Predicted 3D model of a 75-nucleotide RNA (c-di-GMP-I riboswitch aptamer) from Thermoleophilia bacterium UBA5186. The sequence was found by an Rfam model in a public genome assembly. Model confidence (mean pLDDT): 89 of 100.
RNA sequence: CUCCCGAAAAGGCACCCUCGCCGCGAGGCGGGCCCGCAAAGCCACGGAGCUCAAUGAGCUAGCCGGGUUACCGAA
Numbered sequence: 001c002u003c004c005c006g007a008a009a010a011g012g013c014a015c016c017c018u019c020g021c022c023g024c025g026a027g028g029c030g031g032g033c034c035c036g037c038a039a040a041g042c043c044a045c046g047g048a049g050c051u052c053a054a055u056g057a058g059c060u061a062g063c064c065g066g067g068u069u070a071c072c073g074a075a
Stems, first nucleotide, its partner, number of pairs: 005073002012037002017032006035062001041068003045065003048060005
């Protein structure tokens, strides 16, 4: 230094709910709140679920897998 791993420390994010806005909708964005999270940072590649104005288009990365980037450094 890298990988695995996750004690400690410094921080980070923010389920649900709620208010406002956007969207046909799933849902998204912002404020509050904080269930939880070691990638709960990012990516729709595979699966799964969801939506629609449906032989197609979209949403969910805090559903699973995969990819990629990253703080700290005990055993």
About this RNA: It matches the Rfam family "c-di-GMP-I riboswitch aptamer". Rfam describes the family as follows. GEMM was predicted in a large-scale screen for bacterial structured RNA regulatory elements. Lineage of the source: Bacteria > Bacillati > Actinomycetota > Thermoleophilia.